[in-house]
Context: one part of a larger RNA
RNA sequence: AGCAUUUGGUGGAUGCCUUGGCGCUGAGAGGCUAUGAAGGACGUACUACGCUGCGAUAAGCCGCGAGGAGCUGCGAAGAAGCUUUGAUCCGCGGAUUUCCGAAUGGGGAAACCCACUUCCGAUAACGGAAUUCUGAGCUGCACGGCCGCAAGGUCGGGCGGUUCGGAUUUCCGUUAUCAAAUGGAAGUAUGAGAUCUCUGAAUAAAAUAGGGGAUUUCAAGCUAACCCGGAGAACUGAAACAUCUCAGUACCCGGAGGAAAGGACAUCAACAGAGACUCCGCUAGUAGUGGCGAGCGAACGCGGACCAGGCCAGUAAUAAUCCUAAGACAAGCAGAAGCGUUUGGAACGACGCGCCUCAGUGGGUGACAGCCCCGUAUGUGUAAUGCGAAGGAUUAUUCUCGAGUAGGGCGGGACACGUGAAAUCCUGUCUGAACGUGGGGGGACCACCCUCCAAGCCUAAGUACUCCUCAGCGACCGAUAGCGAACUAGUACCGUGAGGGAAAGGUGAAAAGCACCCCGACGAGGGGAGUGAAAGAGACCUGAAACCGAAUGCUU
Repeated sequence: AGCAUUUGGUGGAUGCCUUGGCGCUGAGAGGCUAUGAAGGACGUACUACGCUGCGAUAAGCCGCGAGGAGCUGCGAAGAAGCUUUGAUCCGCGGAUUUCCGAAUGGGGAAACCCACUUCCGAUAACGGAAUUCUGAGCUGCACGGCCGCAAGGUCGGGCGGUUCGGAUUUCCGUUAUCAAAUGGAAGUAUGAGAUCUCUGAAUAAAAUAGGGGAUUUCAAGCUAACCCGGAGAACUGAAACAUCUCAGUACCCGGAGGAAAGGACAUCAACAGAGACUCCGCUAGUAGUGGCGAGCGAACGCGGACCAGGCCAGUAAUAAUCCUAAGACAAGCAGAAGCGUUUGGAACGACGCGCCUCAGUGGGUGACAGCCCCGUAUGUGUAAUGCGAAGGAUUAUUCUCGAGUAGGGCGGGACACGUGAAAUCCUGUCUGAACGUGGGGGGACCACCCUCCAAGCCUAAGUACUCCUCAGCGACCGAUAGCGAACUAGUACCGUGAGGGAAAGGUGAAAAGCACCCCGACGAGGGGAGUGAAAGAGACCUGAAACCGAAUGCUU
């Protein structure tokens, strides 16, 4: 040094597991936003950082409900506290909600800078004004008691006026003290509509157009797919390529809704007739179209899903708002029935004897549990607010049947149909009818026949989709898989930027996470001791191979 056996190290495959994904089903929801959204910045806890929550009232504040013993979110602990006078947690409603962002007072290199207008402190003393109450004096009016023949005197309470005084409340002014500060709050963008107002040309006046201002209503921005419209490629295929195809696809723009679009025959059909639209299965890869190449590709008719018709001046339709109002809806609550022996660290195992079931779906518990726990079947619960079938009321809109239309010429486009024998539909341009004794269509065109009534408007359902919520399912994955992401993941990191984009799960039933001793540098690491069923479970399940050692044997 090689080979073999054994025993280690390294490494993290495999097995087992699942907090996470993937794909569906059924319901729901299908929007949020100037009452400031989506998305962020910065803050915020007793304690640094990340996530989560929240917003200077800042892991929170208030009310109502539910609940009943623990709680102060997670990584992750310590300290200090809260809580049966009912906390934490859960549901509903409300308050607060810095700064940026459509961002909207002006600006701006987002989370910053700079403005204008209006409004806004506390306490005390003095003075003034007003208000309310009250005391005293004077006085007027009517009344009553007593004395008196009467005039009159005296006493009492009622109403009114006036003077002076006290107290309460509010406002104004001055002074003093305190608080704060060149502070706080609110408003101030643009566009469109409506109303009002100030102005104001061409054009003498007036008026109008236009301009300024005030009030009020609406808009703006975001959003996964689905939908409608506008605009619109190329790679590719044709085995090259130009018509053609890819494809009216991708991308871009505009607009809307929970669906959208379409829709109530100037439609089809064929001498029988059908009867809006939409979607599905056939018809049928047929008829056609096509450098008749590549390819493209119907309709009639049949079977289904769903069905609904209305209006254009009035017992109408549609929309909005309001009223009455059945009903559904929260967190939750109740919820049956098992013991013993034995093995074991632990019983949910085995054995023995039982029980419940409208509940033997599922999960957890120290191994495999109907009867230990959470649940499940079933029953029950509903405040406030909101939703809401149906009915009623009010308001608004709809302006009388469709002419620069139908048709034609030229040029294009759409129709399965590439100009073709090319009907039909749309129109850039030039033209241009008829008026129900009329007009359109039936694939050039003509006749006959049949059929329908354009140039106005609305319309549920059946259909498409899923950023999202709830419930459930899977001959779906199980950590190089499954979403990129099971973990502080669109993070770390890379890039000027658009953008690209990871790796990383598992001790144990329970931290019981190795007190104490020894070697060592007051290390790293290791040896004892202890815990534990196991430490050959020690920062970790299992622990393959490559690779690197050691021991023993054999060979050189």